RNAcentral holds the full RNA, with entries from ENA and SILVA.
This is a predicted structure of a 473-nucleotide part of an RNA (small-subunit ribosomal RNA, 5' domain) from Ruegeria lacuscaerulensis ITI-1157.
Its mean pLDDT, the model's own confidence on a scale to 100, is 88.
Context: one part of a larger RNA
RNA sequence: GAACGAACGCUGGCGGCAGGCCUAACACAUGCAAGUCGAGCGCGCCCUUCGGGGUGAGCGGCGGACGGGUUAGUAACGCGUGGGAACGUGCCCUUUGGUACGGAAUAGCCUCUGGAAACGGAGAGUAAUACCGUAUGAGCCCUUCGGGGGAAAGAUUUAUCGCCAAAGGAUCGGCCCGCGUUAGAUUAGGUAGUUGGUGGGGUAAUGGCCUACCAAGCCUACGAUCUAUAGCUGGUUUUAGAGGAUGAUCAGCAACACUGGGACUGAGACACGGCCCAGACUCCUACGGGAGGCAGCAGUGGGGAAUCUUGGACAAUGGGGGCAACCCUGAUCCAGCCAUGCCGCGUGAGUGAUGAAGGCCCUAGGGUCGUAAAGCUCUUUCGCCUGUGAAGAUAAUGACGGUAGCAGGUAAAGAAACCCCGGCUAACUCCGUGCCAGCAGCCGCGGUAAUACGGAGGGGGUUAGCGUUGUUC
Numbered sequence: 001g002a003a004c005g006a007a008c009g010c011u012g013g014c015g016g017c018a019g020g021c022c023u024a025a026c027a028c029a030u031g032c033a034a035g036u037c038g039a040g041c042g043c044g045c046c047c048u049u050c051g052g053g054g055u056g057a058g059c060g061g062c063g064g065a066c067g068g069g070u071u072a073g074u075a076a077c078g079c080g081u082g083g084g085a086a087c088g089u090g091c092c093c094u095u096u097g098g099u100a101c102g103g104a105a106u107a108g109c110c111u112c113u114g115g116a117a118a119c120g121g122a123g124a125g126u127a128a129u130a131c132c133g134u135a136u137g138a139g140c141c142c143u144u145c146g147g148g149g150g151a152a153a154g155a156u157u158u159a160u161c162g163c164c165a166a167a168g169g170a171u172c173g174g175c176c177c178g179c180g181u182u183a184g185a186u187u188a189g190g191u192a193g194u195u196g197g198u199g200g201g202g203u204a205a206u207g208g209c210c211u212a213c214c215a216a217g218c219c220u221a222c223g224a225u226c227u228a229u230a231g232c233u234g235g236u237u238u239u240a241g242a243g244g245a246u247g248a249u250c251a252g253c254a255a256c257a258c259u260g261g262g263a264c265u266g267a268g269a270c271a272c273g274g275c276c277c278a279g280a281c282u283c284c285u286a287c288g289g290g291a292g293g294c295a296g297c298a299g300u301g302g303g304g305a306a307u308c309u310u311g312g313a314c315a316a317u318g319g320g321g322g323c324a325a326c327c328c329u330g331a332u333c334c335a336g337c338c339a340u341g342c343c344g345c346g347u348g349a350g351u352g353a354u355g356a357a358g359g360c361c362c363u364a365g366g367g368u369c370g371u372a373a374a375g376c377u378c379u380u381u382c383g384c385c386u387g388u389g390a391a392g393a394u395a396a397u398g399a400c401g402g403u404a405g406c407a408g409g410u411a412a413a414g415a416a417a418c419c420c421c422g423g424c425u426a427a428c429u430c431c432g433u434g435c436c437a438g439c440a441g442c443c444g445c446g447g448u449a450a451u452a453c454g455g456a457g458g459g460g461g462u463u464a465g466c467g468u469u470g471u472u473c
Stems, first nucleotide, its partner, number of pairs: 001473004006469005013345006019338002021303001026301003030298003035062003040059002043056005069256003078181007087173002092169008100134004110123005140149003154161003182228003189219003194216008231253004235246004258279005281292004309335001311334003317331001318329004348378004358369004382414001383410006392400001417462005422443003428457005438445002
């Protein structure tokens, strides 16, 4: 000098754009953050113009694996980059073929009943795009090549939406490998499913992934193992560059969701707002037993030098469901707070010498603040008041918002501070103090004339900021 997710002190007019718990992955009151479909199904209730409509709890489907948060763990095929073969892929696209005949249950509801509650138990009975059987089966799977296995669902406004099988695509994902990826040797040996093989199991798939047997290997001074630290990258910052430092916001990937473990469902999870078990903590309890998980958006306590509103809207963009109308969406778009940063603008312009008054200095002549002020002539950016008033939306629909913009009015009117002045380093005098009080980044100032302390006048620098502290180069 540059930079900052900054903080602190003094000060503070406006706007645009951005940013805003770096600390306790500490604990959380309250509200909201994932629903939707009656064009899958039966039932209860309400309304009815008797056509139907609305609503409730259920069964069923799709979605709750996305979006959003955080960085604890992880030194690893985690990430980056470049390759690979033994795989899967709901919704979407293309193509081919099919969609036949039957059956038994069950929730809701009703009756009885247990419990404080959470939540159950028994009986009767009911529907389906829920479940099951048979048939068919080009293609599909298995095969000892003889054969064997194996599917479907209907709905309505009659035009569509679906369903099943198979092939291909697209997308997304799982797996493997080369290279790269912090420090320590005051860590030198580490390893028994360990290294390899065979048979088997398991998986969508390769593989000690798992298992039985066999062999005794495998890694390591080109640093294994251990310990410490750390999410990685695009990037950011500094710099002429090389390099160093860094990984907030935005984007990609990974991991995590009170702590630890586990599977279920599913195309996809070992699942933030699902389930089960254990633990800590909090709450309810009739003491038998139950409920919960903000590292979602706001917000609270705590910690801290320090980081915001318990806001509006689905209008736009996107997402989920639905044929659609539409519903949901703290994603998102906006608004609020904060000089936290960057950028822009203003706090007036011209004229004005008796160089006014006043302050300060003085060699007492004067010098300086200083065209500065006053005065005169103008202007009205921003602000304030009034009116008008968008684009963003497409025929309709605008949270933002009566916002931006435009027009008129108002009066110089409402708007300047902070640090420094010994050298480095731009900027000097007087008074006070007297090694005191104090200053200080380094050198160093202060013990009676201090340009270095404190005040004043003057000056220098930056400017809605200025200075200090911290960190990086």